[in-house]
């Protein structure tokens, strides 16, 4: 230093369910795993989505981008 086929010590948790919250899109916790190699972080750009429609807001588990770190293979 490159790669993420195979695996997974250790890590995230999607559908639903219950509780708070919000006008909504959606947040938060608990439960519960379809998946994840950033399913780590950061609205930057472009999607999508919401409202009371604008100096508004959501969503990074929807795609790039930035920027950091585990693991494993090769060198």
């Nucleotide at each position: 230093a490159u790669u993420g086929a195979a695996a997974a010590a250790g890590c995230c948790a999607a559908a639903c369910u219950u509780a708070u919250u919000g006008c909504g899109a959606g947040a938060u916790a608990a439960g519960g795993a379809c998946g994840g190699a950033a399913a780590g972080c950061c609205a930057u750009g472009g999607g999508c989505c919401u409202c009371u429609a604008g100096u508004a807001g959501g969503u990074u588990g929807c795609c790039a981008g930035g920027u950091u770190a585990c693991c494993a293979a090769u060198a």